[in-house]
Predicted 3D model of a 456-nucleotide part of an RNA (small-subunit ribosomal RNA, 3' major domain) from an uncultured bacterium.

Context: one part of a larger RNA
């Protein structure tokens, strides 16, 4: 000077408290450990790993295992030789590939060659998801959107250092004010950016039932403690008016100096080391999907604020050409046929919703709750659904009657509940990322638990 203390003072945060809903019990889904396996590829491991890398493992992916093959190589440059390239066919093989048959002879040119491409040969080299994240860059997590971290000059101290940055107020804030051996400055805070809430104006088709009031895209206005009252030296705080909005209006983006030798050599790059007929490369099949058990995150429930049946209403935001797919017809349905429109404010996904509302039924039961599991019959994608996909119909109808100790989220259009869309994607979503609909309860307070800041 820091760090730490079951030292002190002050302050803050869904940290506790006050509330609402969960997890922990059940079934299932996903991830992890463990075990098993020829292989169950690798990484991530308190907070800061575990629906994480993976925005989607049937083959591919794929890195793992088994088997069959290749050795200048699947990929790049250089040298030599041959041939245009390319197309078609036969035999063997699981394929990779191997052995042959045939067709074709193009472009530029100084007529010798050259360019692109293919095959063969030679070595220089290629190649490595092999090791080291404790050799690294870059990127990211975390403390933490916490309010801190520093510098110049001056001053003080022998010096390490201090001062400034402390103190008294105030703030979300090292925010600002007052004071002060300090005076200034920088990175952070705030502001600038996007979005949302209001109004004016301009332009409007594909939008609006037609005057534009919706809507879309521009340009502007508007909020500044500006006005009033109270307190205060001030900063500011409390209340009020007007206003769509009031004191940071709501949300996002933005993450200081540094910490954890935090994570990543498997995204890429990269030092060093290692392999080079193999630790490289190609192909077929298998595995990553195993299953005494344990953990994490979710989904569905245990019902009457409900289940089922009929009728009826209201969204936002997205996506679409190897695409979205209308009308009409067939099928109980998944789906099929069909072919109109649309590179889309026009057409389609998409009646664009579901909770909701109205009516009926069930009458408290392991049930008309719950839907696991299993059997049969189908549909779709795709060379191919056995290992190992999703969906439909009929049948089957398990556990489960609100979950111990413990533990999590949330302060308002939030929690909770309800559906919709998108990316990935041939197919596959209970995950993720967005969107709207319905829409609460509670906060006395800071003693305590956890984390953090300042002074001592």
């Nucleotide at each position: 000077u820091g760090a730490c203390g079951g030292g002190g003072a002050c302050c803050c945060g869904c940290a506790c408290a006050a509330g609402c809903g969960g997890u922990g019990g059940a079934g299932c889904g996903u991830g992890u450990u463990g075990u098993u396996u020829a292989a169950u590829u690798c990484g991530a491991u308190g907070g800061u790993a575990a629906g994480c890398g993976a925005a989607g493992a049937a083959c591919c992916u794929u890195a793992c295992c088994c088997a069959g093959g290749u050795u200048u190589g699947a990929c790049a440059u250089c040298c030599c030789g041959a041939g245009a390239a390319g197309g078609a066919c036969u035999u063997c093989g699981a394929a990779a590939g191997a052995a042959g048959u045939u067709u074709g002879u193009g472009c530029c040119u100084u007529u010798u060659g050259g360019a692109a491409c293919u095959c063969g040969g030679u070595g220089a080299c290629a190649g490595g998801u092999g090791c080291u994240g404790c050799a690294u860059g870059g990127c990211c997590g975390u403390c933490g959107u916490c309010a801190g971290c520093u510098c110049g000059u001056g001053u003080c101290g022998u010096g390490a250092g201090a001062u400034g940055u402390u103190u008294g107020g105030u703030u979300a804030a090292g925010u600002c004010c007052a004071u002060c051996a300090a005076c200034g400055a920088g990175c952070g805070c705030a502001a600038c950016c996007c979005u949302u809430a209001u109004a004016g104006u301009c332009u409007g088709u594909u939008g609006u039932a037609u005057u534009u009031u919706u809507c879309a895209g521009g340009c502007u206005a508007g909020a500044c403690u500006g006005c009033c009252c109270u307190g205060g030296c001030a900063a500011c705080a409390g209340g009020g008016a007007g206003g769509a909005a009031g004191g940071g209006g709501g949300g996002g983006g933005u993450g200081a100096u540094g910490u954890c030798a935090g994570g990543u050599c498997a995204g890429u790059a990269u030092u060093g080391c290692c392999c080079u007929u193999a630790c490289a490369c190609c192909u077929g099949g298998g595995g990553c999907u195993a299953c005494a058990a344990a953990c994490a995150c979710g989904c569905u429930a245990c019902a009457a604020u409900g289940g089922c049946c009929g009728g009826u209403a209201c969204a936002a935001a997205g996506g679409g050409c190897u695409g979205c797919c209308a009308a009409a017809g067939c099928g109980c349905a998944a789906g099929c046929u069909g072919g109109a429109g649309c590179a889309a404010a026009u057409c389609c996904c998409a009646u664009c919703a579901a909770a909701g509302c109205c009516g009926g039924u069930c009458u408290c039961a392991g049930u008309u709750c719950g839907g696991a599991u299993u059997g049969c019959a189908g549909g779709c994608u795709g060379a191919a659904a056995c290992u190992c996909g999703c969906c439909u119909g009929c049948a089957u109808g398990a556990a489960g009657c609100u979950g111990g100790a413990a533990u999590c989220g949330c302060u308002a259009g939030u929690a909770a509940c309800g559906g919709u869309a998108g990316g990935u994607c041939a197919g596959c979503a209970c995950a993720c990322u967005a969107c709207c609909g319905u829409g609460a309860a509670u906060a006395c307070g800071u003693u305590c638990c956890c984390g953090g800041g300042u002074c001592u």
The RNAcentral record of the full RNA draws on ENA and SILVA.